Notes
Predicted 3D model of a 475-nucleotide part of an RNA (small-subunit ribosomal RNA, 5' domain) from an uncultured Oscillatoriales cyanobacterium. Model confidence (mean pLDDT): 86 of 100. The RNAcentral record of the full RNA draws on ENA and Greengenes.
Context: one part of a larger RNA
RNA sequence: GAUGAACGCUGGCGGUAUGCUUAACACAUGCAAGUCGAACGGAACUCUUCGGAGUUUAGUGGCGGACGGGUGAGUAACACGUAAGAAUCUAGCUUCAGGUCGGGGACAACAGUGGGAAACCGCUGCUAAUACCGGAUGGGCCUACGGGUAAAAGAUUAAUUGCCUGAAGAAGAGCUUGCGGCUGAUUAGCUAGUUGGUGGGGUAAGAGCCUACCAAGGCAAUGAUCAGUAGCUGGUCUGAGAGGAUGAUCAGCCACACUGGGACUGAGACACGGCCCAGACUCCUACGGGAGGCAGCAGUGGGGAAUUUUCCGCAAUGGGCGAAAGCCUGACGGAGCAAUACCGCGUGGGGGAGGAAGGCCUUUGGGUUGUAAACCCCUUUUGUGAGGGAAGAAGAACUGACGGUACCUCACGAAUCAGCCUCGGCUAACUCCGUGCCAGCAGCCGCGGUAAGACGGAGGAGGCAAGCGUUAUCC
Numbered sequence: 001g002a003u004g005a006a007c008g009c010u011g012g013c014g015g016u017a018u019g020c021u022u023a024a025c026a027c028a029u030g031c032a033a034g035u036c037g038a039a040c041g042g043a044a045c046u047c048u049u050c051g052g053a054g055u056u057u058a059g060u061g062g063c064g065g066a067c068g069g070g071u072g073a074g075u076a077a078c079a080c081g082u083a084a085g086a087a088u089c090u091a092g093c094u095u096c097a098g099g100u101c102g103g104g105g106a107c108a109a110c111a112g113u114g115g116g117a118a119a120c121c122g123c124u125g126c127u128a129a130u131a132c133c134g135g136a137u138g139g140g141c142c143u144a145c146g147g148g149u150a151a152a153a154g155a156u157u158a159a160u161u162g163c164c165u166g167a168a169g170a171a172g173a174g175c176u177u178g179c180g181g182c183u184g185a186u187u188a189g190c191u192a193g194u195u196g197g198u199g200g201g202g203u204a205a206g207a208g209c210c211u212a213c214c215a216a217g218g219c220a221a222u223g224a225u226c227a228g229u230a231g232c233u234g235g236u237c238u239g240a241g242a243g244g245a246u247g248a249u250c251a252g253c254c255a256c257a258c259u260g261g262g263a264c265u266g267a268g269a270c271a272c273g274g275c276c277c278a279g280a281c282u283c284c285u286a287c288g289g290g291a292g293g294c295a296g297c298a299g300u301g302g303g304g305a306a307u308u309u310u311c312c313g314c315a316a317u318g319g320g321c322g323a324a325a326g327c328c329u330g331a332c333g334g335a336g337c338a339a340u341a342c343c344g345c346g347u348g349g350g351g352g353a354g355g356a357a358g359g360c361c362u363u364u365g366g367g368u369u370g371u372a373a374a375c376c377c378c379u380u381u382u383g384u385g386a387g388g389g390a391a392g393a394a395g396a397a398c399u400g401a402c403g404g405u406a407c408c409u410c411a412c413g414a415a416u417c418a419g420c421c422u423c424g425g426c427u428a429a430c431u432c433c434g435u436g437c438c439a440g441c442a443g444c445c446g447c448g449g450u451a452a453g454a455c456g457g458a459g460g461a462g463g464c465a466a467g468c469g470u471u472a473u474c475c
Stems, first nucleotide, its partner, number of pairs: 001474003005471005012345006018338002020303001025301003029298003034063003039060002042057006070256003080180006088173003093169008101135001103133002110125006140149003154161003182228003189219003194216008231253004235246004258279005281292004309335001311334003317331001318329004348378004358369004383412006392402001419464005424445003430459005440447002
């Protein structure tokens, strides 16, 4: 000098930040991912000119739940950083080219019925689609050049928007390689898909990625293996620098989602608020069986020296869906709490000597507190009250959570506002009283045993100031 700090004493205001560093411990409750009726058939309700129209929506279907948000457990690794690379994929978006023909059979919902305490499940029957399945076409792909093989979907308010194929772009993702950054040798040998080859398989794609066979290799004292510790970086703190320490907030990457394993769907996951299995734990149960996962936002218990509200709003920015209106959004924007940090402001200004009183000291003359107070003249930052009152809204209008906030004007009245540590040396600041190696102080040296500038109190002084000290940690 610094801190995501804590503790003690004290505490006026504003702005901007920050706020479980410990138990990746367990979680009550609410919310955090939906949306589309302009894909579809129903149902309910309302209106009806009985043609239909409108509203709502459980179900089918589409897109999104792989983003956004959290955490740092694991990981010493191509995880990260940096530089290069070839054997790849990419929904939505943009551009270009071409197409969108003609058929079919189901399953939910629904109706009936049955089982179950529930969660939910079964059977029979009906039905639509941008759901599903054939056929046709085919500038793609494969080819032994004969050929083979793979598409589509429509909708409405009628001029838009979808759907399929191909080519490119943008952005993103997977993969490979060189180099770089921890400790221990009281860890010296490690390795059997191990190292390489061939055939086959597999992937979007290279590869022992997998498999069969063959060869016996590969790594290591320039530290393999093992063990310990640890998310990495931009940065941050410190320092003249070199360096050392660190990796909260913000940003990039990675990993994880009760613990372990697995795949499904999908352009994308081996998926925090999806599925299946096992385990631990909690809850419900009619004992047959079921339900759950805050390392999302608040909040609770626990642990701890220690870390906030079960708040407001989608007005802005951004995201999902939708043609749109719009809906959703604990992302985000805000408010609340905390002197936790940084910055700013205030607690008044000018005058005022018989240097008042009181306190303290005294050589009793006086000195000091001290222009300090009183007193006189001002001001009103701040405060209180009253009145006005935004920008942020996206240049027509509408739309503001914050918020009657910021800010402006007026009135009142010095009014509402100072503490903490230290005073032996280092180190700025000294006397008196008490105590008597006691009580105590202390960062180091050291003070205290009867005149203590070092203990305790008082007066005075020094330093910083809404803070000041102490403790912890880093340079």